[in-house]
Molecule: RNase P RNA; transfer RNA
Organism: Vulcanimicrobiota bacterium
RNA sequence: AGAGAGGGCCAGGUGGCCGCGAUGCCCCAGGGUAUCGAGGAAAGUCCGGGCUCCACAGGGCAGGGCGCCAGAUAACGUCUGGUAGGAGUGAUCCUCAGGCUAGUGCCACAGAAAUGUAGACCGCCCGUUUUCGGGUAAGGGUGCAACGGUGGGGUAAGAGCCCACCAGCGGUUCAGCAAUGAGCCGGCUAGGUAAACCCCGCCUGGAGCAAGACAGAUGGAGACAGUCAGUCGAGACACCGAUGGCCCGUCGGAAGUCUCCCGAAUAGUCGCUUCAGACAUUCAGCGAUGGAUGUUCGAGAUAGAUGGCCACCCAGGAAGCCUCGCGCUUCUGGACAGAACCCGGCUUACAGGCCCUCUCUUAGC
RNA sequence: GGCGAUGUGGCCGAGUGGCUAGGCAAAGGUCUGCAAAACCUUCUACAGCAGUUCGAUUCUGCUCGUCGCCUCCA
Numbered sequence: 001a002g003a004g005a006g007g008g009c010c011a012g013g014u015g016g017c018c019g020c021g022a023u024g025c026c027c028c029a030g031g032g033u034a035u036c037g038a039g040g041a042a043a044g045u046c047c048g049g050g051c052u053c054c055a056c057a058g059g060g061c062a063g064g065g066c067g068c069c070a071g072a073u074a075a076c077g078u079c080u081g082g083u084a085g086g087a088g089u090g091a092u093c094c095u096c097a098g099g100c101u102a103g104u105g106c107c108a109c110a111g112a113a114a115u116g117u118a119g120a121c122c123g124c125c126c127g128u129u130u131u132c133g134g135g136u137a138a139g140g141g142u143g144c145a146a147c148g149g150u151g152g153g154g155u156a157a158g159a160g161c162c163c164a165c166c167a168g169c170g171g172u173u174c175a176g177c178a179a180u181g182a183g184c185c186g187g188c189u190a191g192g193u194a195a196a197c198c199c200c201g202c203c204u205g206g207a208g209c210a211a212g213a214c215a216g217a218u219g220g221a222g223a224c225a226g227u228c229a230g231u232c233g234a235g236a237c238a239c240c241g242a243u244g245g246c247c248c249g250u251c252g253g254a255a256g257u258c259u260c261c262c263g264a265a266u267a268g269u270c271g272c273u274u275c276a277g278a279c280a281u282u283c284a285g286c287g288a289u290g291g292a293u294g295u296u297c298g299a300g301a302u303a304g305a306u307g308g309c310c311a312c313c314c315a316g317g318a319a320g321c322c323u324c325g326c327g328c329u330u331c332u333g334g335a336c337a338g339a340a341c342c343c344g345g346c347u348u349a350c351a352g353g354c355c356c357u358c359u360c361u362u363a364g365c
Numbered sequence: 366g367g368c369g370a371u372g373u374g375g376c377c378g379a380g381u382g383g384c385u386a387g388g389c390a391a392a393g394g395u396c397u398g399c400a401a402a403a404c405c406u407u408c409u410a411c412a413g414c415a416g417u418u419c420g421a422u423u424c425u426g427c428u429c430g431u432c433g434c435c436u437c438c439a
Base pairs, nucleotide, nucleotide: 001361002360003359004358005357006356007355008354009353010352012313013312014311015310016309017308018307020037021036022035023034024033025032026031027030039336043347044346046345047344048343049342050341051208052207053206054205058248059247060246061245063204064203065202066201067200068082069081070080071079072078083097084095085094086093087092098199099198103197104196105193106192107191121140122139123136124135125134126133127132148166149165150164151163152162153161167189169186170185171184172183173182174181175180212270213269214268219261220260221259222258223257224256226237227236228235239253240252241251242250243249277296278295279294280293281292282291283290284289314334316332317331318330319329320328321327366435367434368433369432370431371430372429375389376388377387383419391407392406393405394404395403412428413427414426415425416424
């Protein structure tokens, strides 16, 4: 210098004028004034949790989810570290990565044969010789895939039939918390598919802030079952309802519960924003993360505020001028997108710019 | 805002791992003096992008579109 890999950050700035929302204060009934006012994804709603209600959130079955190992965490399908496999010269990246040696299913077409210790189309060998019988899975052919691969011995021809190495499987020793790795031994072989049913292990009650709570004038309709014993406390059985799949268990059943309509009526207040919060320093840890100390607190609307214009500056682009310089002038121009209960993640969208670390190639010192 | 369902030619709609069935419509032809009807033929599809698999409309993930339900009840 060129080509890359990984990570982090910014998301135009300042001032003026007009406008919008929240809160405080003032004047008192709509004005004034002060402060504050979107994001890294606020998005998709794909996971997880807080919170609220279903009396409690109990057991079993069904259903659903997850799936190498260890850890982090409030929790997770997220993250960190490692293992295995794959890609790359490398930095590094990718993997829904348990089990097909529990069982079952499927493997179209082609092919002789698609899972059974099955199978002979061509070929090879032996016998017989128009032909047929037997042996053979080395070679050809079919297919995504043909029952371990390569080489040698052996044989009528062949074959793990025998041997060496390699792959795989089982056992054992060592290392490691573990996944797993390395060594040794063994018999010789076991197709693929679980993002097919299923098996194994772990997790899982349902609904969602339009959850739910409070205040509130005035109305209507409908449904809600009994029996026994007993005698005014209540109980048993049955029935109904709740536990939004089923069963058990539990709970409730008349000053009440549920459904529907009307109704100031798409109404009001709370929930509502202080948080697993942000920033800085420090300690433990390879790291995710956790602990300590200090400072700070910064949107809360309800048809939904956070905007528009002007000036200057800052990136970027185009054209022109010329003294050809990191020159001057003019024009243009800054993405994706917008809170709606909150938080941790994932995924997706995104103009342009800045910073840090690392790798490869070439050249020079 | 939250929850759920769904996407196959121009329209309706079957298929759920192995060549996307059928009906209506459209175009051309036969028939007719011209049309209609009838008959024959043709055209046009799995919302998009990845992954699993030998093979995906089907299974899995993400994205896009469409539709439906939920607004207190004293």